Description
Predicted 3D model of a 150-nucleotide RNA (c-di-AMP riboswitch aptamer (ydaO/yuaA leader)) from uncultured Streptantibioticus sp. The sequence is in RNAcentral, with records from MGnify.
RNA sequence: CGCUGAAUCCGGCCUGGCCGGAACCGGGGACCCACCCGUUACACCUUGGGGUGAAUCGGCCCGUGCGCGUUGACCAGACGCCGCCGGACCGUAGGGCAGCCUUCCGAAGCCCGAACCCGACAGCUAACCCGGUAAGCGGUCACGGAAGGA
Numbered sequence: 001c002g003c004u005g006a007a008u009c010c011g012g013c014c015u016g017g018c019c020g021g022a023a024c025c026g027g028g029g030a031c032c033c034a035c036c037c038g039u040u041a042c043a044c045c046u047u048g049g050g051g052u053g054a055a056u057c058g059g060c061c062c063g064u065g066c067g068c069g070u071u072g073a074c075c076a077g078a079c080g081c082c083g084c085c086g087g088a089c090c091g092u093a094g095g096g097c098a099g100c101c102u103u104c105c106g107a108a109g110c111c112c113g114a115a116c117c118c119g120a121c122a123g124c125u126a127a128c129c130c131g132g133u134a135a136g137c138g139g140u141c142a143c144g145g146a147a148g149g150a
Base pairs, nucleotide, nucleotide: 001138002137003136004135008022009021010020011019012018013017023133024132025131026130027129028128033123046120048121049118050117051116052115057091058090059089061087062086063085065084066083067082068080069079070078071077094112095111096110097109100149101148102147103146104145105144106143
């Protein structure tokens, strides 16, 4: 000087911190609607459910793992299958990438496609209520066009 992200700015005080405000972000929370219940029937309810986030959904391989089955001396060992768990890889819904700013269109390339939280419980949702303001990275170069703004 920039990037992902809501995660920035300001003020006060008894100042290695605390408190408050603005702004941005998230959750809970009516009518209506949706869902559900009620009669017959059907379906679902531990295969719990839900939230933040782009981070979902598959495929293949491996394993002194767990489970089941076959063989067997119903031991060991071996084999097989599907399910679960763990690991590696390949895709994928989706997401990101500096010309003053935002949005849109097109082209090329490079990346991400995680992690965590609530705790039996939550649809939407005005008023109202409750929280967050972290963390992690990059750079001396940059692809064009349009609209609006500054």